[in-house]
RNA sequence: ACGCUAUAAAGAGUGGACGAGAGAUCUGGCUCAGUGACUCCACGGCAACCUGCUAUUGGUAAGGUGCCCCAACCAGCAAAGCUAUAAAUGCUUUGAAUGAUGACGU
Repeated sequence: ACGCUAUAAAGAGUGGACGAGAGAUCUGGCUCAGUGACUCCACGGCAACCUGCUAUUGGUAAGGUGCCCCAACCAGCAAAGCUAUAAAUGCUUUGAAUGAUGACGU
């Protein structure tokens, strides 16, 4: 890097450095940001996957990854339902696609 699989509306902060954008930008919105965002470091914390323990579809630990603003920020593709309506539109639910993280494999 690729394949496959599982998970995600819950949870979790301070200090320092840097100095302009960031949230996947592909699109439309929206949000955060010199009251310093994003990213990095230190300490701390959370507990999705692996792992350990266990009274085992649960709990616990925090060793390996991961995570610690906003639902994966919301929507975009499809189906169903609801309201109004000639229709468009709006809202809700479900599924898919895409991205992220873990495990396994090449």